The prediction has a mean pLDDT of 87. A computed fold for a 350-nucleotide part of an RNA from uncultured Marinimicrobium sp., annotated as small-subunit ribosomal RNA, central domain.

[in-house]
Context: one part of a larger RNA
RNA sequence: CUGGGCGUAAAGCGCACGUAGGCGGCGGAUUAAGCUAGCUGUGAAAGCCCAGGGCUUAACCUUGGAACUGCAGUUAGAACUGGUUCGCUAGAGUACGGUAGAGGAGUGUGGGAUUUCCUGUGUAGCGGUGAAAUGCGUAGAUAUAGGAAGGAACAUCAGUGGCGAAGGCGACACUCUGGACUGAUACUGACGCUGAGGUGCGAAAGCGUGGGGAGCAAACAGGAUUAGAUACCCUGGUAGUCCACGCCGUAAACGAUGUCUACUAGCUGUUGGGGCCCUUGAGGCUUUAGUGGCGCAGCUAACGCACUAAGUAGACCGCCUGGGGGAGUACGGCCGCAAGGUUAAAACUC
Numbered sequence: 001c002u003g004g005g006c007g008u009a010a011a012g013c014g015c016a017c018g019u020a021g022g023c024g025g026c027g028g029a030u031u032a033a034g035c036u037a038g039c040u041g042u043g044a045a046a047g048c049c050c051a052g053g054g055c056u057u058a059a060c061c062u063u064g065g066a067a068c069u070g071c072a073g074u075u076a077g078a079a080c081u082g083g084u085u086c087g088c089u090a091g092a093g094u095a096c097g098g099u100a101g102a103g104g105a106g107u108g109u110g111g112g113a114u115u116u117c118c119u120g121u122g123u124a125g126c127g128g129u130g131a132a133a134u135g136c137g138u139a140g141a142u143a144u145a146g147g148a149a150g151g152a153a154c155a156u157c158a159g160u161g162g163c164g165a166a167g168g169c170g171a172c173a174c175u176c177u178g179g180a181c182u183g184a185u186a187c188u189g190a191c192g193c194u195g196a197g198g199u200g201c202g203a204a205a206g207c208g209u210g211g212g213g214a215g216c217a218a219a220c221a222g223g224a225u226u227a228g229a230u231a232c233c234c235u236g237g238u239a240g241u242c243c244a245c246g247c248c249g250u251a252a253a254c255g256a257u258g259u260c261u262a263c264u265a266g267c268u269g270u271u272g273g274g275g276c277c278c279u280u281g282a283g284g285c286u287u288u289a290g291u292g293g294c295g296c297a298g299c300u301a302a303c304g305c306a307c308u309a310a311g312u313a314g315a316c317c318g319c320c321u322g323g324g325g326g327a328g329u330a331c332g333g334c335c336g337c338a339a340g341g342u343u344a345a346a347a348c349u350c
Stems, first nucleotide, its partner, number of pairs: 004320003007303002012317001014201004021194003025088007033081002035077008049065006091191001092188004096183004103177007110154001115149007125136002162169002206247006215241002220236004258316006266294012278281001298305002323350003332343004
């Protein structure tokens, strides 16, 4: 090299866009690089292989042949791949009309609840737990009524419902904006797929600067529990959680399942479109794009998957390689303000 794999055994990059590269629809013409056939030259000798010969045999030596699967040149062929060219419309896309949606960004508005403050009523408890205590309260708490402030989150609707590439997205209104689905025509004419590097996005926590701070709450303090209790429970409580800008770049970033395309029984629920039918309604049939449940063939070590494949194939990328530990560590490189991230061993040991 060939070969085997990646849902759970080692193995799919967190996700996308995209460079190089790889791969690529239908028809005609042309070319002849790949490809096929013939011929010519070359492919040293020895060795290997075959047939003889020589040492009494053998090893060994020797003669001839074959082979040297290669390279170059030349002639011919044109199905396939490639190149050039002319076309096509089934892939891909554009224009036009609709539809659904927590898709994104910004600005503003709203109600309920918690907390704090002010005022009134009111009096001895409140709170908390398994039980308590710390704590709060006669300087008037808890409760209750009215008022004010401020921050964060948006009950019901709510649904294996919707949208988004993923992370993720949920009050209401407006502005700006991305994508999807769908209908009927017209247009472009392969413009496509994947994607090493690269670039961008990327939960939470964390970091920097400046704000903000109601509730919650690492750290911390106290009270309990306990043999102890650096915990679980309770009372407090600071970073943080929130906003703006800039970093970080990781997660069981999971469907533990890369992206794209085609094909392969059915049944059933649900979301968004389209079509047809009548008995016009909570209707029936059908089709398509999603999203669930079951299930055949097939696959699988089994579990299970099963048109949303883990089936049958193709294209391209990523990744795995005797096991456990050492170790996702050390060293070096790159990145980062740091925390650390990324790439990634060995000795030793079982």
Lineage of the source: Bacteria > Gammaproteobacteria > Cellvibrionales > Cellvibrionaceae > Marinimicrobium.